[in-house]
Context: one part of a larger RNA
Molecule: large-subunit ribosomal RNA, half A
Organism: soil metagenome
RNA sequence: GGCGUGCGGGGGAUGUCUUGGCGCUGGAAGGCGAUGAAGGGCGUGGAAGGCUGCGAAAAGCCUGGGGGAGCUGUCAAACGAGCAUUGAUCCCGGGGUUCCCGAAUCAUCGCAUACUGAAUCCAUAGGUAUGCGAGGCGAACGUGGGGAAGUGAAACAUCUCAGUACCCACAGGAAGAGAAAGAAACCUCGAUUUCCUGAGUAGCGGCGAGCGAAAAGGAAACAGCCUAAACCGUCGGGCUUGCCCGGCGGGGUCGUGGGGCCAGUCAUAUGGGAGUUAUCAAUCCACCGGCUAGGAGAACCUGAAGGAAAGCAGGGCGACACAGGGUGACAGCCCCGUAUCCGAAAGUCGUGUGGACUUCCGAUUGGUACCCGAGUAGGGCCGGUCACGUGAAACCCGGUCUGAAUCCGCGGGGCCCAUCUCGCAAGGCUAAGUACUCUCCAGCGACCGAUAGUGAAUCAAGUAGCGCGAGCGAAAGAUGAAAAGAACCCCUUCUAGGGGAGUCAAAAGAACCUGAAACCGCAUGCCUACAAGCUGUCGGAGCACCAUGUUCAGGUGUGACGGCGUGCCUUUUGCAUAAUGACCCGGCGAGUUAUCGUCAUCGGCCCGGUUAAGGGCCUCAGGCCCGGAGCCUCAGCGAAAGCGAGUCUUAAAAGGGCGAUAUGUCGGUGGCGAUAGACGCGAAGCCCGGUGACCUACCCAUGAGCAGGUUGAAGCGCGGGUAAGACUGCGUGGAGGACCGAACCCACUGGAGUUGAAAAAUCAGGGGAUGACUUGUGGGGAGGAGUAAAAGUCUAAUCAAACCGGGGGAUAGCUCGUUCUCUCCGAAAUAGCUUUAGGGCUAGCGUCGGGACACUACAUUACGGGGGUAGAGCGACUGAUUUGGGCUGGGGGGCUUCCCGCCUACCCACCCUGACCAAACUCCGAAUACCGUAGUGACUAUCUCGGGAGUGAGUCCGCGGGGGAUAAGCUCCGCGGUCGAGAGGGAAACAACCCAGAUCGCCCGCUAAGGUCCCUAAGUUUCACUGAGACACAAAGGAUGUCAGGAUACUGUGACAGCCGGGAUGUUGGCUUAGAAGCAGCCAUCAUUUAAAAAGUGCGUAAUAGCUUACCGGUCGAGUGUCUUGGCACCGAUAAUGAACGGGAGUAAGUGGAACACCGAAGCGGCGGACUUUACUUUAGUAAAGUGGUAGGAGAGCGUUCCCGACCAGAUACGAGCCGCACCGUGAGGAGGGGUGGCGGGAUCGGGAAGUGCUUAUGCCGGGAUGAGUAACGAUAAAGCAGGUGAAAAUCCUGCUCGCCGAAAGCCUAAGGUUUCCUGGGGAAGGUAAAUCCGCCCAGGGUCAGCCGGCCCCUUAGUCGAGGCCGAAAGGCGUAGACGAUGGACAGCGGGUUAAUAUUCCCGCGCCACUUGCAAUUACCGAAGCGGGGACGCUGAGGGAAUGACGAUCGGGCGGUUAGAAGUGCCCGUGCCGCAAGGCCGAGUCCCUGGAGACGAAGUCGUUUGCAUCGCAGCCAAGAAAAGCCGCGUAGGGUGACGUUGCAGUGACCGUACUAAAACUGACACAGGUAGGCGGGGCGAGAAGCCUCAGGCGCUC
Repeated sequence: GGCGUGCGGGGGAUGUCUUGGCGCUGGAAGGCGAUGAAGGGCGUGGAAGGCUGCGAAAAGCCUGGGGGAGCUGUCAAACGAGCAUUGAUCCCGGGGUUCCCGAAUCAUCGCAUACUGAAUCCAUAGGUAUGCGAGGCGAACGUGGGGAAGUGAAACAUCUCAGUACCCACAGGAAGAGAAAGAAACCUCGAUUUCCUGAGUAGCGGCGAGCGAAAAGGAAACAGCCUAAACCGUCGGGCUUGCCCGGCGGGGUCGUGGGGCCAGUCAUAUGGGAGUUAUCAAUCCACCGGCUAGGAGAACCUGAAGGAAAGCAGGGCGACACAGGGUGACAGCCCCGUAUCCGAAAGUCGUGUGGACUUCCGAUUGGUACCCGAGUAGGGCCGGUCACGUGAAACCCGGUCUGAAUCCGCGGGGCCCAUCUCGCAAGGCUAAGUACUCUCCAGCGACCGAUAGUGAAUCAAGUAGCGCGAGCGAAAGAUGAAAAGAACCCCUUCUAGGGGAGUCAAAAGAACCUGAAACCGCAUGCCUACAAGCUGUCGGAGCACCAUGUUCAGGUGUGACGGCGUGCCUUUUGCAUAAUGACCCGGCGAGUUAUCGUCAUCGGCCCGGUUAAGGGCCUCAGGCCCGGAGCCUCAGCGAAAGCGAGUCUUAAAAGGGCGAUAUGUCGGUGGCGAUAGACGCGAAGCCCGGUGACCUACCCAUGAGCAGGUUGAAGCGCGGGUAAGACUGCGUGGAGGACCGAACCCACUGGAGUUGAAAAAUCAGGGGAUGACUUGUGGGGAGGAGUAAAAGUCUAAUCAAACCGGGGGAUAGCUCGUUCUCUCCGAAAUAGCUUUAGGGCUAGCGUCGGGACACUACAUUACGGGGGUAGAGCGACUGAUUUGGGCUGGGGGGCUUCCCGCCUACCCACCCUGACCAAACUCCGAAUACCGUAGUGACUAUCUCGGGAGUGAGUCCGCGGGGGAUAAGCUCCGCGGUCGAGAGGGAAACAACCCAGAUCGCCCGCUAAGGUCCCUAAGUUUCACUGAGACACAAAGGAUGUCAGGAUACUGUGACAGCCGGGAUGUUGGCUUAGAAGCAGCCAUCAUUUAAAAAGUGCGUAAUAGCUUACCGGUCGAGUGUCUUGGCACCGAUAAUGAACGGGAGUAAGUGGAACACCGAAGCGGCGGACUUUACUUUAGUAAAGUGGUAGGAGAGCGUUCCCGACCAGAUACGAGCCGCACCGUGAGGAGGGGUGGCGGGAUCGGGAAGUGCUUAUGCCGGGAUGAGUAACGAUAAAGCAGGUGAAAAUCCUGCUCGCCGAAAGCCUAAGGUUUCCUGGGGAAGGUAAAUCCGCCCAGGGUCAGCCGGCCCCUUAGUCGAGGCCGAAAGGCGUAGACGAUGGACAGCGGGUUAAUAUUCCCGCGCCACUUGCAAUUACCGAAGCGGGGACGCUGAGGGAAUGACGAUCGGGCGGUUAGAAGUGCCCGUGCCGCAAGGCCGAGUCCCUGGAGACGAAGUCGUUUGCAUCGCAGCCAAGAAAAGCCGCGUAGGGUGACGUUGCAGUGACCGUACUAAAACUGACACAGGUAGGCGGGGCGAGAAGCCUCAGGCGCUC
């Protein structure tokens, strides 16, 4: 270290529970608000906070009622202080109080009335007052005004989504609609609304996708009315004096037309009807009933065990109550309740009844022709809505232009016309039935049970937290019956934590029920230190242990050693793959539901089946019964008229098509489809409404900043010069998008940083730095928009279209994931078409069910066929192709002496001869394949109808081909095989090769491929070859390798090789050459002597010479050469870590041949089981055949949660959950017993319903690992020592020394923060470690103003904006006016004091404003008008307080040396206020551990710097406004006023602590960022740089 076991820690799953949710039913209510809402802020308690209640009368006050003993709400107990039978707390009704914000309102608008009242006489506009009303909020439902897009159409534009989402206005408890200018069809109905049906019909529709009525019928509920006009009257107004207008009253309200008016007739009331929801209008009382508190309410005890009884046992009782909950385990009789009955002073509601009251009530006949809703109906053009997309498009509505009629009239009936019929527009009201639920009450659930159910369980939840904002948005439940919440003791820092003791049934111990897993430990049995790999499996020794029991020849744990063996998922032709995904564990996590259709199956009925809406009954639950509208079926055919067991086609027939001769319908279940998000997760995007310019870009207004140095423009002055100029020299001058360079701004280079110090910085350099500069404050404009010196830059760490919410679950032909088991069968990667190619549709192939069953399909044999491939051939075509020859012809070229001709190594054709090629050649022509007929074979298949699929990426190998290069592990076809989807054996390893197709078991047998020396199961014999470690990579080519064969030449007349000898002469052949003699070259290559010897094979020389060969002789003595065929060998042979038998090794254990054995697989056989199908028998078997499997089809089961029924167990404590066990089952799984657990439910059987099964989705949530005790601990300005405190000190305090900053790292102060400030205490968390310490925690304390800032005054940019103008709405603009600092205006200085404030308190000395106080003095005053002023740029040079610095003076101190002293040394101070008197301060000294202590000297002068500010000069870009202030003086007022002066009085409110970075902004105690003022000394031009004072720090390991 591994496995096992035991005991723990950790963690919070599981089980059980429920206070909370979710869905629904019935009822109620359907609003609140200027009498101040909704919602908030702040308060309110004896006591701090949250929740609740309440409102300064503040967990409450008064009163009426209920109730009856305790109470002062809750977290949350104790304490304090109280109340209560003289009735508290508590509950209900009424009343009172009810801070601030918010419609937020002393306003605004509308209406009415009155008064007043411009231009302008009356009048009007306007104004004022009063009264009434409105305004805002609220969940859905409603009506109206506007109105998308993603999407679908496999693209897209009409269309769809959809009049949806969203915005806006307004209303009600409902809204809207509504009493026919209707619907229909020749019959009728009789307002509207809603449901069922009609019906997915009629229709509409790029006639695509899709959209989609109406009437009739059945139901719910029912309800009808009022006006305008004609005519009459009255009142008022106008005037053109008889007319018009207006108000009111009468009249009148209809479509078989009605009404008015005139004439006539009848009727009439001590009557009838109706009513407060409409119908003209408008109430009250009583009774009754309901609601807002409540009351009564039956019946039980005992025993044992137990912590406890309600369970058990025993004996009783109630029940109009056995719903439910609680009580120490399961309670009809213990408690609360339940059935049932009863109840209201007050408030409120309602139906009904009664009464009061209110209100309505003519009919008809005849005549007359007065009336019957006008910019209307209708029409043209253009739109919209109607299911209806312009269509033949009616009807309805709108914009625009037009424009009737009055009953002898008008409108409709889907263009239009006629007839017929229905109705009467252009005015209005109207309940119920219908929609919805923020809210209240009662109840229910085959809904959830803390990762579920609301986001949220009485858990501080819309909280914590995030964001500028709109907005986003969690986690988190359980001790116990009862706190009985652990007295006391011990360890420890008077901690944390632990150990005893005690409580309890049990520590269940507050991090608390159960308490799984990952993960982390302790102990122990076995194993492990010569051994390499998916960690298992099979075999297996040893060691240890074993249950009174699940049984022993056994088992448990471990596992030395050996054999075999490259995870899982996904995606793929193919993955150990080095292709994807997963760190581990736990929980959650994906084909559902509705409607319609289709098929199968089950059931009901069937001379048909079935109800829908709705209604009725019923005790909850749950049912039953009506209801026949409608649907399907019962008849079809046809375009239709139509006919009909037929019909259509046709002139008719014939023929043909479709039918007739079959059982449908309703419901359940299952498969699949359609429409819906439709298996889950996932875009980038589109559209709508809002939120953002605290970042950043630009603009507007008002302020601020820029050390120092340099250069030296114009102008000017003087001189020169000129007629005058120009010009020029020297000065002066101080310009500049001038120069150098800090602050400041920027960001060019490099380093380092890159899980940073920092989500852009740092270090060292760099650029600009008076300008188109930088910066503060306030403000403006925004999403197809802004802004942009332009980069598609920037618009809050986001930009080729921000962010937030919504449409929304957009869409995704794409990727990923998709959860238990077993059984049977089992593919495809092809064709056609496709804006199609990784997607589809149809076919093919697989599956299941029904049917047909035939030599139907298949195989083989025989026979009969057609073919034009392989091959072959080409004097057989079309073409291609050549050898030798002929010289037959033509052409070209050449020659030629006129013709004739001649030549030709040229081209072509032809002839003879020989050879040869072809996918698009064939005189020929197989094998196979295919068709047919017949025989045979088989437990094989086939065909057809229907349900549901998957596949439509293929791969390698062999053969036949195309492309390519007769390349590819290439590509495309055909035939076959394997893999795919196939395990086993072999090929070392190796999908596709060889063998062979795995139902399960066996420590049986036989074989295949391939093997038999060892690894490693199995072998021997024999004949050859190989010598290369060839075997155990490869070619052209090369080679006296070797074996076997063949041919040929020479050879005992002596070959071949070697050795010995010869190798000569003409001649140096001729030519050429300088030379050429065998041997540079050319020509010739003879002859002689010979046994033989070249006019020379090679070497050699300048040329000769020389050597040598051929050739000859001798010696030797048997084969020697050459060519060729075959076997096996050799060379050729070079790549990156070492690798070419698998290794050892092998000379066979290699190679070829022969023979006989053996091994070898999941093949075959044997034995024993299981299952499937078929057959036969019959209900139990037998037989046969079978059982690899991805996509996929079909079948059978297991388990989880809940529901119903039946049944069962349980008190010596049952069940669930959890832990573990050696049992059962083919599996999913299931028992049993042990431990734990502690009240809650459970088992079995039969059914039912699903949020029903997880290893993987870079899944979600939580927990835990690994990395790892590793990196890091945030500027390298730095510490050291001593003392103190303390449990503990590098860090805290004190002291000394050292170091760092010092234009800052010091001091002041705006913004921002908001208590961080000071003191005391603490030591959990925060602090990158520790901590006694802190910007941490707890408690207490602290901010003092007439004159500092704000407010009160003013105005800038801009904002709001009475009236007003504009606009679908929301709203936009803007006058008066108001607001708005970054500016204008405006009165305090010094010192002291506190732990913490001071220009604020105190001391001293001042100043301002106001006053109807007192006193003095004084004549003009007077505004919202007028004038002045306020009042302004930049640059330059200069004057110049203060202040600072330096020096001197004076005072004090220090130190050294020295015998002693001294200074010329060093340090500190030498100041402030006041006219002054004087006061304060003051270096330091003393005391004291640390301070509210005491004492206290000198306190003069010079030089220099130069701020505020002041005026001056120059320049061009020409440089706020208003008020305060001064003056004029209108209306008007006035002579003790207004002013002025002195004294007196008054001067409110807000800010004031601390913080300039550890307190702001950056997620942090973060190396960043953050406006302004002061900013000493030395060197220096300087605010640079270096050092340093005051002061502050050493940066928290």